[in-house]
RNA sequence: CUCAUCGAGAGGGGCAGAGGGACACGGCCCAAUGAAGCCCCGGCAACCCGUCGAUCGUUACUGCAGGUCGGCGACGGUGCCACAUCCGUCUCGUGGCGAGAGCCGCCGCGAGGAAGAUGAG
Numbered sequence: 001c002u003c004a005u006c007g008a009g010a011g012g013g014g015c016a017g018a019g020g021g022a023c024a025c026g027g028c029c030c031a032a033u034g035a036a037g038c039c040c041c042g043g044c045a046a047c048c049c050g051u052c053g054a055u056c057g058u059u060a061c062u063g064c065a066g067g068u069c070g071g072c073g074a075c076g077g078u079g080c081c082a083c084a085u086c087c088g089u090c091u092c093g094u095g096g097c098g099a100g101a102g103c104c105g106c107c108g109c110g111a112g113g114a115a116g117a118u119g120a121g
Base pairs, nucleotide, nucleotide: 001121002120003119004118005117006116011041012040013039014038015037019030020029021028024089025088026087027086042081043080044079047077048076049073050072051071052070053069054068055067056066085115090112091111092110093109094108095107096106097105098104
C1' cells in the first nucleotide's frame, strides 16, 4: 500500500500499585471489592491452516495445481477474552424546537466518510 472483517464469542490466579476504554477535546463508563503492565494456567473464534463437497476455470480427455461458495476440524502461526471499534467531532439526508420558508443555533435519528484494530498478501 491492497483486500477481508469489526452487532457474536471467551477469565481465573500470582506479581504490581493508579490509572484504563487507540490519539486530542467534550461526554459516558470501568478502577483500592485493585487500573495499566508482566508471568502462569484456562478459554473463545476460525484469518492463516487441514479436510470434504459443489461450482468456475484449464485441458483433446482424465487428472493435478488454481479461483469462488459451503460443511466439518482445531495439532500448529497469529489474534482476542467488560459494555463496544463506547458516543460526538467531517459530509449528506431527515424529525422536533426557536418568529422559523431559507441561512443559522439547539436536541435527536439514519447513511456514509475519516481514523483505528485484527488477519492475509
The RNA shown here (SAM riboswitch aptamer (S box leader)) has 121 nucleotides and comes from a soil metagenome. Rfam family: SAM riboswitch aptamer (S box leader). Its family is annotated with regulation of gene expression in the Gene Ontology. Model confidence (mean pLDDT): 81 of 100.